This is a predicted structure of a 477-nucleotide part of an RNA (small-subunit ribosomal RNA, 3' major domain) from Solanum gracilifrons. Its mean pLDDT, the model's own confidence on a scale to 100, is 82. NCBI's taxonomy places the organism under Eukaryota, Streptophytina, Tracheophyta, lamiids, Solanum. The RNAcentral record of the full RNA draws on SILVA.
Context: one part of a larger RNA
RNA sequence: UGACGGGGGACCCGCACAAGCGGUGGAGCAAGUGGUUUAAUUCGGUGCAAAGCGAAGAACCUUACCAAAGCUUGACAUGCCGCGAAUCAUGUUGAAAGAGAGGGGUGCCUUUGGGAACGCGGACACAGGUAGUGCAUGGCUGUCGUCAGCUCGUGCCGUAAGGUGUUAGGUUAAGUCCCGCAACGAGCACAACCCUCGUGUUUAGUUGCUAUCGUUGAGUUUGGAACCCUGAACAGACUGCCGGUGAUAAGACGGAGAAAGGUGAGGAUGACGUCAAGUUAUCAUGCCCCUUAUGCCCUGGGCGACACACGUGCUACAAUGGCCGGGAAAAAAGGUCGCGAUCCCGCGAGGGUGUGCUAACCCCAAAAACCCGUCCUCAGUUCGGAUUGCAGGCUGCAACUCGCCUGCAUGAAGUCGGAAUCGCUAAUAAUCACCGGUCAGCCAUACGGCGGUGAAUUCAUUCUCGGGCCUUCUACG
Numbered sequence: 001u002g003a004c005g006g007g008g009g010a011c012c013c014g015c016a017c018a019a020g021c022g023g024u025g026g027a028g029c030a031a032g033u034g035g036u037u038u039a040a041u042u043c044g045g046u047g048c049a050a051a052g053c054g055a056a057g058a059a060c061c062u063u064a065c066c067a068a069a070g071c072u073u074g075a076c077a078u079g080c081c082g083c084g085a086a087u088c089a090u091g092u093u094g095a096a097a098g099a100g101a102g103g104g105g106u107g108c109c110u111u112u113g114g115g116a117a118c119g120c121g122g123a124c125a126c127a128g129g130u131a132g133u134g135c136a137u138g139g140c141u142g143u144c145g146u147c148a149g150c151u152c153g154u155g156c157c158g159u160a161a162g163g164u165g166u167u168a169g170g171u172u173a174a175g176u177c178c179c180g181c182a183a184c185g186a187g188c189a190c191a192a193c194c195c196u197c198g199u200g201u202u203u204a205g206u207u208g209c210u211a212u213c214g215u216u217g218a219g220u221u222u223g224g225a226a227c228c229c230u231g232a233a234c235a236g237a238c239u240g241c242c243g244g245u246g247a248u249a250a251g252a253c254g255g256a257g258a259a260a261g262g263u264g265a266g267g268a269u270g271a272c273g274u275c276a277a278g279u280u281a282u283c284a285u286g287c288c289c290c291u292u293a294u295g296c297c298c299u300g301g302g303c304g305a306c307a308c309a310c311g312u313g314c315u316a317c318a319a320u321g322g323c324c325g326g327g328a329a330a331a332a333a334g335g336u337c338g339c340g341a342u343c344c345c346g347c348g349a350g351g352g353u354g355u356g357c358u359a360a361c362c363c364c365a366a367a368a369a370c371c372c373g374u375c376c377u378c379a380g381u382u383c384g385g386a387u388u389g390c391a392g393g394c395u396g397c398a399a400c401u402c403g404c405c406u407g408c409a410u411g412a413a414g415u416c417g418g419a420a421u422c423g424c425u426a427a428u429a430a431u432c433a434c435c436g437g438u439c440a441g442c443c444a445u446a447c448g449g450c451g452g453u454g455a456a457u458u459c460a461u462u463c464u465c466g467g468g469c470c471u472u473c474u475a476c477g
């Protein structure tokens, strides 16, 4: 000087405890992992910080794995030689990849030698590798942690390692600021500058808003720029004002005014470093290895297996509920290889038709919880929906392994869950639908957004966990 201690002391913070609300752990199912199995169940990730993770979508493809059938200058790149322009259509064989056959056919440039593009054949340099090493690396990322720290120049102190500054007294979300001081300054983090939301002004009014004409409804006419809304540019919040308090400071408390008050709310933003953390399978890359195979092509299978174990979720166990009928009001997205209105057919999934829309115009689109009314009356039930049978629809060359959806029938476990454990402090938790990406379709209950309804509690820091600063002890470097 640093690290460590189930050593001590002092101070502080955090949904860390406490106070509350709702869960997980019990059930069924979904997806992930371990294990086991398998020809293969491709690979990686493993406490927090792996396990609805890479994967924003495994029937073929993807695909890296396995079995079988094939290729060896190769599926891909550059260079050399020879032949033919290329494209095209038709048989044969094969599971396909491929192999092989006979046809038709000649374009562009040209110095008439040939050349460009494309196809086939040949020899060699080479290609290729999701083979290995993340403990050889770059880049990117996680984590401590959005914690308040980490350092430097000069000076001073010390023989030196080093110290000081950065400690002390206050204060803050903050090494934030004030004050003192052998220190004086500075840098990276903090804060601010950026985006969204919340208020107002100005400006602009179409496809949006509004008045009027008109209608069962759809449509449509004429006017307005007030309101709403949508863009753009500004204003606004700074402890600015007042009071007492404090050290006359920084600040903290209360008040006024204000749409908003002391960081207004949320996001993006992650210092020096730690974990030889993760990734050689995004990519790039050193070394090493394979080269008639560890490369390449194709068919089928596998990644979807199932005694079991674990973490993450969905649906429930009901009456604050379930079924049926009627009624009301969103936001944000997406759409031309697309969204698809209307009408007709079908119990329905869906089918036929195809207005309109390259979108503030048209469509997806029905918002659902909610309200009103009927039935059910505490039951394994009109709860719950697993599982299974039959019949259908859609996508797609193709739904057997292995898709989604519909109808009829079937109607399992489950009556609130042991020890333990998780999230959350306000438009939050809880609850309710809606949308998007990926995508032919979809195993989405996931992920990312969007709005509707809308709580309870916080005494306090004694204890648990994690962290910061100071001090002291010690067996370590």
Base pairs, nucleotide, nucleotide: 001477002476005473007472008471009470011468012467013466014465016461020424021423022422023421024420027315028314029313030312032310033309034308035306036305043054044053065301066300067299070296071295074126078125079124080122081121082120083119084118088103090101092099093098108115109114128290129289132287133286137284138283139279140278141277142275144273149188150187151186152185153184154183155164156163157162169178170177194267195266196265197264199235200234201233202232203231204230205229209224210223211222238261241255242254243253245251304443317417321376322375324373325372326371327370334363335362338357339356343352344351345350383414388409389408390407391406392405393404394403430453431452432451434449435448436447